[in-house]
RNA sequence: AUUUCAGGGCAGGGUGUAACUCCCUACCGGCGGUGAUAGUCCGCGACUCCCGAAAGGGACUGAAUCGGUGGAAUUCCGAUACCGACGGUUAAAGUCCGGAUGGAAGAAAU
Numbered sequence: 001a002u003u004u005c006a007g008g009g010c011a012g013g014g015u016g017u018a019a020c021u022c023c024c025u026a027c028c029g030g031c032g033g034u035g036a037u038a039g040u041c042c043g044c045g046a047c048u049c050c051c052g053a054a055a056g057g058g059a060c061u062g063a064a065u066c067g068g069u070g071g072a073a074u075u076c077c078g079a080u081a082c083c084g085a086c087g088g089u090u091a092a093a094g095u096c097c098g099g100a101u102g103g104a105a106g107a108a109a110u
């Protein structure tokens, strides 16, 4: 420099005219880092907002404790918790539909 890749999840039951949105219960976890493997540590991306003609710049940015093992783990094992953009919807959404056949942290190949 070019090319390719780069997000998962409502099963079962209840109420109701109507809910994958409420209730019980279930399920999911982007990328890099790290004395040892991370949704909850550090940082980044995404979303949202602002400035700009654009390139680009800026703001914002969720959530964990205890015990155990160990030389070393807020990462493993055990236990109990917690978190999840915006717009839409016959009824309130981390899980449905949409922006998005988008963008991107980054990864790989040549």
Base pairs, nucleotide, nucleotide: 001110002109003108004107005106012024013023014022026095027094028084029083030044031043032042033041039082040081048059049058050057051056064080065079066078067077068076086098087097088096

Background:
A computed fold for a 110-nucleotide RNA from uncultured Alistipes sp., annotated as FMN riboswitch aptamer (RFN element). Taxonomically the source falls in Alistipes (Bacteria, Bacteroidota, Bacteroidia, Rikenellaceae). Model confidence (mean pLDDT): 87 of 100. RNAcentral holds the sequence, with entries from MGnify.